[in-house]
Context: one part of a larger RNA
Molecule: small-subunit ribosomal RNA, 5' domain
Organism: uncultured bacterium
RNA sequence: GAACGAACGUUGGCGGCGUGGAUUAGGCAUGCAAGUCGAGCGAGGACUAUCGGUGUAGCAAUACACCGGUAGAGCCGAGCGGCGUAAGGGGCAGUAAGGCGUGGGUAACGUACCCCCUGGAUCGGGAUAGCCGCGGGAAACCGCGGGUAAUACCGGGCGAAACAACGGUGGCGCAUGUCGCUGUUGUCAAACGUGUGAAUCGGCCGGGGGAGCGGCUCACGUGGUAUUAGCUAGUUGGUGGGGUGACGGCCCACCAAGGCGAAGAUGCCUAGCGGGUGUGCGAGCACGACCCGCGCCACUGGCACUGAGACACUGGCCAGACACCUACGGGUGGCUGCAGUCGAGGAUCUUCGGCAAUGGGCGCAAGCCUGACCGAGCGACGCCGCGUGCGGGAUGAAGGCCUUCGGGUUGUAAACCGCUGUCAGGGGGGAUGAAGGGCUGGAGGGAACUCCCUGCAGUCAUGCAUGACACAUCCCCAGAGGAAGCACGGGCUAAGUUCGUGCCAGCAGCCGCGGUAAGACGAACCGUGCGAACGUUGUUC
Repeated sequence: GAACGAACGUUGGCGGCGUGGAUUAGGCAUGCAAGUCGAGCGAGGACUAUCGGUGUAGCAAUACACCGGUAGAGCCGAGCGGCGUAAGGGGCAGUAAGGCGUGGGUAACGUACCCCCUGGAUCGGGAUAGCCGCGGGAAACCGCGGGUAAUACCGGGCGAAACAACGGUGGCGCAUGUCGCUGUUGUCAAACGUGUGAAUCGGCCGGGGGAGCGGCUCACGUGGUAUUAGCUAGUUGGUGGGGUGACGGCCCACCAAGGCGAAGAUGCCUAGCGGGUGUGCGAGCACGACCCGCGCCACUGGCACUGAGACACUGGCCAGACACCUACGGGUGGCUGCAGUCGAGGAUCUUCGGCAAUGGGCGCAAGCCUGACCGAGCGACGCCGCGUGCGGGAUGAAGGCCUUCGGGUUGUAAACCGCUGUCAGGGGGGAUGAAGGGCUGGAGGGAACUCCCUGCAGUCAUGCAUGACACAUCCCCAGAGGAAGCACGGGCUAAGUUCGUGCCAGCAGCCGCGGUAAGACGAACCGUGCGAACGUUGUUC
């Protein structure tokens, strides 16, 4: 000098864009953060309409109340079922290698949703939630009996391009092999919904391919310490098996005695890694906040279940610590999601608005959900921009300070005169982020009355709708009005005088100042530097 997720002191006008729990991966009140589908299913409730019955009032029509039946593309909240909840969001504790980075391999593998191609969907059955009844419990919740539906579950049949075994044959390769053609045998699937109406729409089942995503594996690279020199028993390899989507000592039985290490094994300490960031002419050194990719974690430790995918942040089980409820028998919980709170700390924000946009989940769709996200709020925390006025104005007011008492300086500075109107303030106009998508009607085309495409400027509506928040920019109003400080002035280093103090009080980055004329302490005036900031401290180069 540059830099920072900074902090502290003094000061502080506005805006834009960023950024903000680095410490206790300490504990957490409260609310919200993952649901959705009635076009998979059965039942229920409310409401409305209608029919029947009873009662009250009335002569009656009728009105009101109750009960029962039927209907509703509508409403409500549970249940079964499907998809999602493995993403998105947070953190960096652990990890020095099951990680990361770069480049390969998989003849050792997987893949729900999406796209393309191809083939198929037959006949039956038994349950179980909800519901009803009974019971237990303070609660959480649970038990028994009855009975019901499905795109839930199960069985039979058909059945291959798929898989397996055994043959034939051709190509390729890297040992095991692998790819293709072909024969025989064996094995295996499915679900319906919408609609007046289904080859056609939405789904279902099998096979092949794709895209994207992932698993495993190899080489090389990726801290400190030798005041850590030896380490190792599933250890190293083999045979056989188990297990997995898949190779493998991953696991197991048996056999052999191996394997690693001074090119640093093993131990200990430290640490998430990379893209990158800071600095520097560079080489390098230091770092890894925000954003992106990968990994790991989710109160602590362990475990599996479900599933295409998890050993699963707001799923389950066990153990533990902690906290809460309790009728003392027993239960409940997990903010390293968004806010917020306590604690610790030098130190880090609102218990805000909205799904309008982008994206995600579900759904035919309308739509619902979304603390992702988009915005607003707070903090000079950072960078950048703007303003706090402009012109004139004296041989130069007053006051202050200095003085050799002549004067000098503050200083065109002020006053005063003229002008402007940025920003802030008040009022108004008005772009943009919003056009997709949807509804209704009608037209043309695609083998097509349900679907798709085109199209509403040229084939018909000038049809109906969607902004939480922000303000570019323009116009009007008024008036210099509301807006300057901080550090320094001995040398390094730019800028000095007077007074006070008297080795005191104090200063200080280094050299050093202060003991009676201190340019170094304190104050004043003046000056220098930077300026909504200026200094100090810490850290890196």